[in-house]
RNA sequence: GGGCGAUUGGCGCAGCGGGAGCGCAGCUGCCUUACAAGCAGAAGGUCACAAGUUCGAACCUUGUAUCGCCCA
Numbered sequence: 001g002g003g004c005g006a007u008u009g010g011c012g013c014a015g016c017g018g019g020a021g022c023g024c025a026g027c028u029g030c031c032u033u034a035c036a037a038g039c040a041g042a043a044g045g046u047c048a049c050a051a052g053u054u055c056g057a058a059c060c061u062u063g064u065a066u067c068g069c070c071c072a
Base pairs, nucleotide, nucleotide: 001071002070003069004068005067006066007065010024011023012022013021018055027041028040029039030038048064049063050062051061052060
């Protein structure tokens, strides 16, 4: 230098162009003498960044950044 892949709550990951979700962690409540476990509830996201296409983009296109793998 070229090619491919990944980037979504604190962490691990889903997510047919039309409601952003799951598990764990954390918080509140119940339970307990207390803790843990269990049960219930609520909160937490500029979907890496920018531009474009579209009535509508996490998803499609282009560029940029970071990480990983391969080639030279």
Predicted 3D model of a 72-nucleotide RNA (transfer RNA) from an uncultured Coriobacteriales bacterium. It was read from a public genome assembly. Its Rfam family is "tRNA". From the family's description: Transfer RNA (tRNA) molecules are approximately 80 nucleotides in length. Model confidence (mean pLDDT): 85 of 100.